C1' cells in the first nucleotide's frame, strides 16, 4: 500500500482562537462556499464502524446468534447525493430522472 466485507437519501454551534482561501480523488472543467470570516486548532454537537456495556429471546447452561437501549474508549463526521463530471443499461426527448459498474470516503477484518 495491495486484498476483502459492510456502509455513504437522515443527522450535527447565530461558540472561542486565527485569518485568506476552500469544495477526499492524477489533471482539467463547471458549479459553489468564503472579511455576514475560509482553512486549521480548541470547545460543543451528531452518528453508532470496532471494544467493552444494559435488557429480552433462543439455548439445560455457557459461548455464540437475533433484537433493542445507552454511549464510557477506538475512530468517523459535522454546506450542497460521495456538489457535478467517467462506463453499461433503462425512460425521456434534448432536459431532467431511475438502475448498475468504475472511481472516491469512512469503518472493520486480513496482511
Nucleotide at each position: 500500500a495491495c486484498g476483502u466485507c459492510a456502509u455513504c437519501a437522515a443527522g450535527a454551534g447565530a461558540g472561542g482562537c486565527u485569518g485568506a482561501g476552500g469544495g477526499a480523488u492524477u489533471a482539467g472543467g463547471g458549479c459553489c462556499c468564503u472579511g455576514u470570516g475560509a482553512a486549521g486548532c480548541c470547545c460543543g454537537g451528531c452518528a453508532a464502524c470496532c471494544g467493552a456495556u444494559g435488557c429480552g429471546g433462543u439455548c439445560a447452561a455457557a459461548a455464540g446468534c437475533c433484537g433493542u437501549g445507552a454511549a464510557c474508549g477506538g475512530u468517523g463526521c459535522u454546506a450542497a447525493c460521495u456538489c457535478c463530471c467517467c462506463c453499461g443499461g433503462c425512460g425521456c426527448g434534448u432536459c431532467u430522472g431511475c438502475c448498475g459498474g468504475a472511481a472516491g470516503a469512512u469503518g472493520g477484518c486480513a496482511a

A computed fold for a 111-nucleotide RNA, annotated as SAM riboswitch aptamer (S box leader). It was read from a public genome assembly, where an Rfam model found it. The coordinates come from a structure-prediction model, not an experiment, and the mean pLDDT is 78.